[in-house]
Context: one part of a larger RNA
């Protein structure tokens, strides 16, 4: 609970694709269902009003007229507006084609390249490592340290940038294949095909869970030294899961811009930066440099304007529309109990009593 809100107070679903459903562009005809208007029925009395009567007079009771019932059901008209209808029509919204360029977007699949570890051998000797000090550890079966060569797994220093791609998670070494998706210009085509989305699907870090590989370096858990009253810790030596590849579960984050997604307007704007064009100028003529202008994104600063205030502020938290999600004092609680999911962990739905 006809309300007013959702960047920080409670509140934008993690993100996308879609069904229903709701909303929709400019014009012409036609209909007349919504809408409007007018008539006719009907809309119980009682109550209410206002004029009478009647109880000696109010209250009360009563008669007549009004109203009230804001509805309903025929009917007869308007036709702006919504809706239906048109094998009517247009192009600005959507989409399609075509050009040359951009990009850590995805999947595969080859080969690179420095660390590191180990093993082998060559050289060489007593320490090394490690800390605020240490001490465990390692090391005469030769180590640290140095040079060869092999070997194995991650991982991609510089370049790199409030840069750039993707819906989000989230991508960074080359080289290929093979998918996708923006943005610019043409203004060639289709003709509103659009918007958003309840329920469904699809994807979604890390961390977990299952099965078979791998297993270098780090590393929960665990073991040892320390510190310290203690020291299930921070410091230090080791390590298993894991972290990595394959197939599958799982579905959660401060999954944050803590700001759903779409148009549409602001008759202030400045300044970077990224990609595309189009003009102009240099010009070593190059996929090359500068400027200005557009269009599409990425930062700041900031005007009206919003705002409780921080602040936002053409990338709005400003004006306005469409359409979905979600709040409605803290605690109890994202917790019981059901219910659907899962292999489990657990997730998704979600309450009460009682307290304050």
């Nucleotide at each position: 609970u006809u309300g007013g809100g959702u960047c920080u107070a409670a509140a934008g679903a993690g993100c996308c694709c879609g069904u229903a459903g709701c909303u929709g562009g400019u014009c012409c005809g036609u209909u007349a269902a919504g809408u409007u208007u007018c008539c006719u029925g009907u809309g119980a009395a009682a109550u209410c009003u206002c004029a009478g009567g009647g109880c000696u007079c109010a209250a009360c009771c009563u008669u007549g007229a009004g109203g009230c019932g804001u509805g309903c059901a025929g009917g007869a008209a308007a036709u702006a507006c919504u809706g239906g209808c048109g094998a009517g029509a247009c192009u600005c919204g959507a989409g399609a084609g075509c050009g040359g360029g951009g990009g850590a977007g995805g999947u595969c699949a080859a080969g690179a390249g420095u660390a590191c570890u180990a093993a082998u051998g060559g050289g060489g000797u007593a320490g090394u490592g490690g800390u605020a000090a240490a001490a465990u550890a390692c090391u005469g079966u030769a180590a640290u340290c140095u040079c060869a060569u092999u070997a194995g797994g991650a991982c991609u220093a510089c370049c790199a940038g409030u840069g750039g791609c993707g819906a989000a998670g989230g991508c960074g070494c080359u080289u290929g294949a093979c998918c996708a998706a923006a943005a610019c210009g043409c203004c060639u085509c289709u003709g509103a095909c659009a918007g958003u989305g309840a329920g469904g699907g699809a994807c979604g870090a890390a961390g977990g869970c299952u099965a078979g590989g791998a297993g270098a370096a780090c590393g929960a858990a665990u073991c040892g030294g320390a510190u310290u009253a203690g020291a299930u810790a921070c410091c230090c030596g080791a390590g298993u899961a894991g972290c990595c590849c394959u197939a599958g579960c799982a579905g959660u984050a401060a999954a944050u811009g803590a700001u759903g997604c779409a148009g549409a307007c602001u008759g202030u704007g400045g300044u970077g930066u990224u990609g595309c064009a189009a003009c102009a100028g240099c010009c070593u003529c190059g996929a090359g440099c500068u400027g200005u202008u557009g269009c599409a994104g990425u930062g700041c600063c900031g005007u009206a304007g919003c705002g409780u205030a921080g602040g936002u502020g053409u990338u709005a938290a400003g004006u306005c529309u469409g359409c979905c999600a979600c709040c409605u004092g803290g605690g109890g609680a994202g917790u019981a109990c059901g219910g659907c999911c899962g292999c489990a962990a657990g997730g998704c739905u979600g309450a009460a009593a009682c307290u304050u």
Small-subunit ribosomal RNA, central domain from a Microcaldota archaeon, 356 nucleotides, folded computationally. Its mean pLDDT, the model's own confidence on a scale to 100, is 86. Rfam family: Archaeal small subunit ribosomal RNA. The literature on the family includes a 2001 paper in Science by Yusupov et al., "Crystal structure of the ribosome at 5.5 A resolution". Its Rfam clan is "SSU clan". Its family is annotated with structural constituent of ribosome and ribosome in the Gene Ontology.